[in-house]
This is a predicted structure of a 347-nucleotide part of an RNA (small-subunit ribosomal RNA, central domain) from uncultured Lewinella sp. The full RNA is in RNAcentral, with records from SILVA.
Context: one part of a larger RNA
RNA sequence: CUGGGUGUAAAGGGUGUGUAGGCGGACAUGUAAGUCAGGGGUGAAAGCCACCGGCCUAACCGGUGAACUGCCCUUGAUACUGCAUGUCUUGAGUCCUGGAGGGGUCACUAGAAUUCGUGGUGUAGCGGUGAAAUGCGUAGAUAUCACGAGGAAUACCAGAGGCGAAGGCGGGUGACUGGACAGGUACUGACGCUGAGGCACGAAAGCGUGGGGAGCGAACAGGAUUAGAUACCCUGGUAGUCCACGCUGUAAACGAUGGAUGCUCGAUGUGACGGCCCUAGGCCGUCUUGUCUAAGCUAACGCGUUAAGCAUCCCACCUGGGGAGUACGAUCGCAAGGUUGAAACUC
Repeated sequence: CUGGGUGUAAAGGGUGUGUAGGCGGACAUGUAAGUCAGGGGUGAAAGCCACCGGCCUAACCGGUGAACUGCCCUUGAUACUGCAUGUCUUGAGUCCUGGAGGGGUCACUAGAAUUCGUGGUGUAGCGGUGAAAUGCGUAGAUAUCACGAGGAAUACCAGAGGCGAAGGCGGGUGACUGGACAGGUACUGACGCUGAGGCACGAAAGCGUGGGGAGCGAACAGGAUUAGAUACCCUGGUAGUCCACGCUGUAAACGAUGGAUGCUCGAUGUGACGGCCCUAGGCCGUCUUGUCUAAGCUAACGCGUUAAGCAUCCCACCUGGGGAGUACGAUCGCAAGGUUGAAACUC
């Protein structure tokens, strides 16, 4: 390389969009580039291979044939592919009507709670633990009442429930805005699928500048525990957590399962919409999201119309363990570091 693979053994890119490329629905006509068939030319010799022969054999040598799977020319064929023209509607999209939704961005706003401040009541404790202590408190704490300040998060509803490409999204109202779905079947007429690079998005932590800072809380300090205790427990507490703008670009970024299409038994629950009926409710259809299972698959576990079944197209990735996601180089980054990514050696 091929082959075989990628849920858990090595292996699906974190996600999307899309360039090149690869692949691509039905019908008709033309063309004949690919393709196929016939004929011709060429494919040096030697060698290889088959047979025959010459040296006593062999090596070696001679002869004949085959082969040289290729290329070129020419005459045809037209199923498939390509190309060209025209047509079609089932793929794809547009349009109309409709309901669902924590989808996104921005602004405004509400109540509960914690903390703090001021004032009132009130007095000796509070707090914390397995037990304690550090800590707080007669300079009046804890508790309780009133008022005020400020930040962050939104109890119940809440669900195996919803939305989003993924990351993710949850008080309320408004503005702007993306997508999916159902019904209608008016329009376009293959406009499609995938997608190396590219571009965009991308939890948390981290970084830069400026704000903010209630609670929580790496680091740090103290108290305990312990043989020790750089921990687990406790009292404090700085970065951070929050906001704006800009970076970073990684995660067990997981369904550890790439995307698209077609085909292949059933049962039952969820959400959205539509239809029918006997309108309590039942039945049916499309999409959605769960569970159990037939066939089949799987090393097994399990998967099973949301496949890990049967097939097709495209991309990504794997190829014994360690060395190592390291070194070197390149590239990106303010840095931290990211991406790409070996070898010696060793088992």